[in-house]
Molecule: Lysine riboswitch aptamer
Organism: uncultured Robinsoniella sp.
Parts: sequence; structure tokens; C1' cells
RNA sequence: GAUAGAGGUGCGGUAUUCAUCAGUAUUCCGGGACAAAUGGCAGGACAGCCGCUCUGGAAGAAAGGGAAGAUCGCCGAAGAGUUAUAUUCCGGUCCGUGGAAUUAGCUCUGGGACGCAGUAGAAUAUGCUGCGGACUGUCACUGACAUGUGGAGCGCUAUC
Repeated sequence: GAUAGAGGUGCGGUAUUCAUCAGUAUUCCGGGACAAAUGGCAGGACAGCCGCUCUGGAAGAAAGGGAAGAUCGCCGAAGAGUUAUAUUCCGGUCCGUGGAAUUAGCUCUGGGACGCAGUAGAAUAUGCUGCGGACUGUCACUGACAUGUGGAGCGCUAUC
């Protein structure tokens, strides 16, 4: 240097089914109050439209996220933060801002679970981040036994 492997409630993707989202958003039919542009439909402008709000009835979703098995790719699997330019998407047009996705660089995290806090979320589900003490795999050192201490995956093991 190349190849092949290991950690285990191991990591991620895809589609299907189911529950939740929710009797919510929304549409229609009534009633009440306000308004006729100085209001609302989006942060601003323009254009266009008419509505903002409360209540009764009828109809009534979806996305994201989740569970199960199936299947595919794998063991920095993957995730997060940050920077950069480019592309695409989010309303009728333009602008701004914000968000999302893709790409590249840099930094951090061995792994899963549990507890607490924060954040996203409809949510007590779940994701992400931080902290905590155990567990677990690996290497080094230590030890008569029993063990103990420390490090990080750009690591470790095997073969050539």
C1' cells in the first nucleotide's frame, strides 16, 4: 500500500400496510357583529380579488414524523456544526428575508440503551444537541489472581 473482516436492541435508504395527525385544515349551507378600503388575501411594492371574526349543521383531507415486516446499500456505517459558490423549489410579478434540497472544504462524535436539560414536532411518539453515571467492542499500559487506568475509528484484526 492492497484485500477481507469485527463491534450489535449496529447504521442509513426505498416502497407497501397500519395507527396517529383529526373530526384538524378546508369546502358548502344558515345565523350574529364589524367593514366597504386606512382592512384582509404573504415581509414590502405592484396587480387582482373580497373579506377579517364568532357560532350551528353537513361533508371532510394531506404532508412531515411513527410502528411492523419486506427489500437494498453498508461498519465514519452515519449524524451534527460551520464556511463557500453554484443550481433548484416555496404566492400572479418583482424585491428582500427565511426555509428546504443537492455539491465541495473544514471541525467534532467508537457504539447502543437509560436519566436530565434544550430544540424541532400535534404529541407523552420520534429526531438532533449537550451533560451524567453505568454497559459494551477495540488498542496501550498495569497486575500472582481478582483487576485497574488511559486513548480514539485517519482506529483495530487477519492475509498478501